This is a predicted structure of a 72-nucleotide RNA (transfer RNA) from Brachybacterium halotolerans. It was read from a public genome assembly. Taxonomically the source falls in Brachybacterium (Bacteria, Bacillati, Actinomycetes, Micrococcales). It matches the Rfam family "tRNA". It is annotated as a transfer RNA. The coordinates come from a structure-prediction model, not an experiment, and the mean pLDDT is 84.

[in-house]
RNA sequence: GGGCGAUUGGCGCAGUGGUAGCGCGCUUUCCUGACACGAAAGAGGUCACUGGUUCGAUCCCAGUAUCGCCCA
Repeated sequence: GGGCGAUUGGCGCAGUGGUAGCGCGCUUUCCUGACACGAAAGAGGUCACUGGUUCGAUCCCAGUAUCGCCCA
């Protein structure tokens, strides 16, 4: 230098055009003498960034950034 892939709550990951979800974690309440387990409820996201397409974009297109793999 070229090619490919990844980027979504604190962490690990779903979500292939129509209200952004799951598990773990966190908070509160219940339970207990207390803790753990268990039960109920809740908080937490500019979906890496910029622009474009579209009535509508996490999703499609272009560029940028970071990380990983391959080729030279």